C1' cells in the first nucleotide's frame, strides 16, 4: 500500500413490514395515520370426492450417475431522479390452514417481520445548482 474482518452512523436493496401520539414497573402496552393480507351476498363462474386452499416471484416439463444434481420454458430482483432499450449479475425458497373458503357490496378480521450491500451504456423526460 492492497485485501480481509469487527463496530458505529449515514445512504441504499428485497419485502406490506413505515411514521406519529400517549402511558410505563423501561420488559413493553394502547391508540392513530398509512401500507399489506384473509374471510364474506346477489349476478356470473366453476371445482372436488385420488381432497382442497392461502401468503409469496418462487410454476410446469425433461434428463440423470437420485444429488445440496443438470437443462429448457415461464416468473422475479438489482445496476442510486423516473421510464424504455441494450449489456451484466443474481433468485426461482419457505411457511401456513386442516376436509373448509371461486368472484363478492355491506360487514368481519389479521399483519407491519426478517435478511442484506449494488452502482455499466444510450435515449426521452423531470427537478435542482451555477452563469448571463
Nucleotide at each position: 500500500a492492497a485485501g480481509a474482518g469487527c463496530c458505529a452512523c449515514a445512504c441504499g436493496c428485497c419485502g406490506a413490514a413505515u411514521c406519529c401520539u400517549u402511558c410505563u414497573g423501561u420488559g413493553g402496552a394502547a391508540g392513530g395515520a398509512c401500507c399489506g393480507g384473509g374471510g364474506g351476498a346477489a349476478c356470473c363462474a366453476a371445482u372436488u370426492c385420488a381432497g382442497g386452499g392461502g401468503u409469496g416471484a418462487a410454476g410446469c416439463c425433461g434428463c440423470u450417475g437420485u444429488a445440496g444434481g443438470c437443462g429448457a420454458c415461464a416468473g422475479g430482483g438489482c445496476u442510486a431522479c423516473u421510464u424504455u432499450c441494450c449489456a451484466g449479475c443474481c433468485c426461482u425458497a419457505a411457511c401456513c390452514c386442516g376436509u373448509c373458503a371461486g368472484c363478492u357490496a355491506a360487514c368481519c378480521u389479521c399483519g407491519g417481520a426478517g435478511g442484506c450491500g449494488u452502482g455499466g451504456g444510450a435515449a426521452a423526460g423531470u427537478c435542482g445548482a451555477u452563469c448571463c

c-di-AMP riboswitch aptamer (ydaO/yuaA leader) from a Chloroflexota bacterium, 132 nucleotides, folded computationally. Rfam family: c-di-AMP riboswitch aptamer (ydaO/yuaA leader). The literature on the family includes a 2004 paper in Proc Natl Acad Sci U S A by Barrick et al., "New RNA motifs suggest an expanded scope for riboswitches in bacterial genetic control".